Predicted 3D model of an 82-nucleotide RNA (transfer RNA) from a Candidatus Pacearchaeota archaeon. Its mean pLDDT, the model's own confidence on a scale to 100, is 81. The sequence was found in a public genome assembly. The source organism's lineage runs through Archaea, Nanobdellati and Candidatus Pacearchaeota. It matches the Rfam family "tRNA".
RNA sequence: GCCCAAAUCGCAUAAUGGAAUUGCGCACGCUUGGAAAGCGUGUUUCCUUACGGAUGCCCAGGUUCGAUUCCUGGUUUGGGCG
Numbered sequence: 001g002c003c004c005a006a007a008u009c010g011c012a013u014a015a016u017g018g019a020a021u022u023g024c025g026c027a028c029g030c031u032u033g034g035a036a037a038g039c040g041u042g043u044u045u046c047c048u049u050a051c052g053g054a055u056g057c058c059c060a061g062g063u064u065c066g067a068u069u070c071c072u073g074g075u076u077u078g079g080g081c082g
Stems, first nucleotide, its partner, number of pairs: 001081007010024003018065001025043006045054003058074005
């Protein structure tokens, strides 16, 4: 220099053009005499007392009624060739 792949919650991950999945961890609650285990709820970010709303899948642009997903360029990481 060329080619290929990957990037999603604190960590590890799934899926896919029309609901952001699961596990672990963490927080709170239930349970217990107290723990552990188990169970429930929550866990991108912002606004809100709350309900709820908006936003978010590496970054920027494009296609589309609609993009995390498809296309183009880029960043970082890993691999291959020379």